The RNA shown here (transfer RNA) has 73 nucleotides and comes from Kosmotoga olearia TBF 19.5.1.
It matches the Rfam family "tRNA". The family's RNA type in Rfam is transfer RNA.
NCBI's taxonomy places the organism under Bacteria, Thermotogati, Thermotogae, Kosmotoga, Kosmotoga olearia.
The prediction has a mean pLDDT of 81.
RNAcentral holds the sequence, with entries from Rfam.
RNA sequence: CAGGAGGUAGUUCAGUCGGUAGAACGCUGGUUUCGGGAACCAGAGGCCCGGGGUUCAAGUCCCCGCCUCCUGA
Numbered sequence: 001c002a003g004g005a006g007g008u009a010g011u012u013c014a015g016u017c018g019g020u021a022g023a024a025c026g027c028u029g030g031u032u033u034c035g036g037g038a039a040c041c042a043g044a045g046g047c048c049c050g051g052g053g054u055u056c057a058a059g060u061c062c063c064c065g066c067c068u069c070c071u072g073a
Stems, first nucleotide, its partner, number of pairs: 001072007010025004019056001027043005049065005
């Protein structure tokens, strides 16, 4: 420099044909226990890398930029 994949909760990842974002682990509270762990119940936590555009409506489509990974030179 060229091509490709990716960026969503604290972490690892889903998210269909565009229609108000979910899971697991972790965290908080409770039940249980002498206490802890495990188990069970409940809860908090993200406007989706940044900006712009299209649309009644964008995590999803289009453009520009940033970052990470892979391949080639």